[in-house]
RNA sequence: GUCUCGAAAAGCCGAACCCUUUGUGAGAAGGGGACGGAAAGCCACGGGUCUUUUCCUCCAUAGCGCCUUUAAGACAGCCGAGCUGCCGAA
Numbered sequence: 001g002u003c004u005c006g007a008a009a010a011g012c013c014g015a016a017c018c019c020u021u022u023g024u025g026a027g028a029a030g031g032g033g034a035c036g037g038a039a040a041g042c043c044a045c046g047g048g049u050c051u052u053u054u055c056c057u058c059c060a061u062a063g064c065g066c067c068u069u070u071a072a073g074a075c076a077g078c079c080g081a082g083c084u085g086c087c088g089a090a
Stems, first nucleotide, its partner, number of pairs: 005088002012037002017032006035077001041083002045080003048075005
C1' cells in the first nucleotide's frame, strides 16, 4: 500500500410525520424532524413492488368495477450486479 473486517475517533446521510412547490399518478424538490444506516454515495443492468394509458376478454340494462396483455414511467432506505469513497484497532 491492497483485500477482508468494523473497535475507536472525526464526521456524513436522514425514515415516519408536518409545511410549501410540482406531477394524472406512483413519486420528486426545498425546509423542519430523526426511525435507522459502514456505503442509507452513484447507477434502472437483472429480479421485485408500485403508477398511468391503450387494446382484448368476462360480468353488467346503462354506468362503474375486476382480470389479462402491450407500452411508458416511479422506487437505489427491497434484493443482487457494477463503479467510487472516510478512518485503521483486533
Predicted 3D model of a 90-nucleotide RNA (c-di-GMP-I riboswitch aptamer) from a Deltaproteobacteria bacterium. It was read from a public genome assembly, where an Rfam model found it. Rfam family: c-di-GMP-I riboswitch aptamer. Rfam's curators write: GEMM was predicted in a large-scale screen for bacterial structured RNA regulatory elements. Lineage of the source: Bacteria > Pseudomonadati > Myxococcota > Myxococcia. The prediction has a mean pLDDT of 78. The model forms 94% of the base pairs in the Rfam consensus.